A computed fold for a 74-nucleotide RNA, annotated as Fluoride riboswitch aptamer (crcB RNA motif). The sequence was found by an Rfam model in a public genome assembly.
[in-house]
RNA sequence: GUGGAACCCGGCGAUGGAUCCCGCCCGGGCAGCAGCCCGAACCGCCACCCGUGGCUGAUGGUUCCUGUCCCGAA
Numbered sequence: 001g002u003g004g005a006a007c008c009c010g011g012c013g014a015u016g017g018a019u020c021c022c023g024c025c026c027g028g029g030c031a032g033c034a035g036c037c038c039g040a041a042c043c044g045c046c047a048c049c050c051g052u053g054g055c056u057g058a059u060g061g062u063u064c065c066u067g068u069c070c071c072g073a074a
Stems, first nucleotide, its partner, number of pairs: 010025004016065003020061002027038004044055004
């Protein structure tokens, strides 16, 4: 460095995926052995006549990938 096996591994944080870190939520019912329903955290900012108008970002943070836009001869 590569391959395999075992064990462990809830959800959420304004546009996709992943590692790590941070923050937040964490219950109830049906049913009967893994399904169903409800709930929580979450669902951006500014101005304002509250009707509307304007604006930033694929991150909560870091890094990488993907998509989009712009510049560049590369």